A computed fold for a 134-nucleotide RNA from Paenibacillus turpanensis, annotated as c-di-AMP riboswitch aptamer (ydaO/yuaA leader). The coordinates come from a structure-prediction model, not an experiment, and the mean pLDDT is 78. The organism belongs to Paenibacillus, within Bacteria. Its Rfam family is "c-di-AMP riboswitch aptamer (ydaO/yuaA leader)". Rfam describes the family as follows. This family represents a conserved RNA structure found upstream of the ydaO and yuaA genes in Bacillus subtilis and related genes in other bacteria. Rfam links the family to the GO terms cyclic-di-AMP binding and regulation of gene expression.
RNA sequence: ACUCAAAUUUUGCCUAAUUCCGUCAAACGGAAACGGGGGAACCAUCUUGGGUGAAUUGAUUCUGCUUGAAAGAAUCAUAGGGCACCUUCGACCGAACCCUACAGCUAACCUCGUCGGCAGCGGAAGGAGUAUUA
Numbered sequence: 001a002c003u004c005a006a007a008u009u010u011u012g013c014c015u016a017a018u019u020c021c022g023u024c025a026a027a028c029g030g031a032a033a034c035g036g037g038g039g040a041a042c043c044a045u046c047u048u049g050g051g052u053g054a055a056u057u058g059a060u061u062c063u064g065c066u067u068g069a070a071a072g073a074a075u076c077a078u079a080g081g082g083c084a085c086c087u088u089c090g091a092c093c094g095a096a097c098c099c100u101a102c103a104g105c106u107a108a109c110c111u112c113g114u115c116g117g118c119a120g121c122g123g124a125a126g127g128a129g130u131a132u133u134a
Base pairs, nucleotide, nucleotide: 011119012118013117014116018032019031020030021029022028033114034113035112036111037110038109043104049099050098051097052096057077058076059075060074061073062072063071080093081092083090085127086126087125088124089123
């Protein structure tokens, strides 16, 4: 000097998932803010379950088995999503769970959540904006 890994602080990011107050502190409680669900009329549908979320939809192969279906796994695509102001390129993600016979929209109203995970002088180019100095 370079590379890799771990820890702490700061500053940021994905996400609704943050802040403040009460309390010595914690537990607990409350408020604001952000977000979700239920819920009239009108309209829609006569419906075959529904919800959060970007995370939907396929093809092929294997297992299953003698044949076929359901199901599971893998691979390749894909609706869609984030990459830190925008665009283009580029590389990524494209999950997981919940409700239980019930739910369209939906004012009033009722009710619930505040987790978790990451990290760079940002992968590159161009543009825009802001600040400072002259």